[in-house]
Molecule: transfer RNA
Organism: archaeon
RNA sequence: GCGCCAGUAGUCUAGUGGUAGGACAUGACCCUCCCAAGGUCAUAACGCGGGUUCGACUCCCGCCUGGCGCA
Numbered sequence: 001g002c003g004c005c006a007g008u009a010g011u012c013u014a015g016u017g018g019u020a021g022g023a024c025a026u027g028a029c030c031c032u033c034c035c036a037a038g039g040u041c042a043u044a045a046c047g048c049g050g051g052u053u054c055g056a057c058u059c060c061c062g063c064c065u066g067g068c069g070c071a
Base pairs, nucleotide, nucleotide: 001070002069003068004067005066006065007064010024011023012022013021018054026042027041028040029039030038047063048062049061050060051059
């Protein structure tokens, strides 16, 4: 330098154009003599910039980061 894959809460992960979901973690409350465990509720995310579209996490282009391969 070229090609391929990936990028979604603090972490891991689902999401084939129409409400962003789950688990762990965190906070509050319940339970308990206390802690742990358990229960309920809450907080929290689409890497960046354009394009297509009535509508984009999703499709297209570029960039950035990481991984793999080729040279």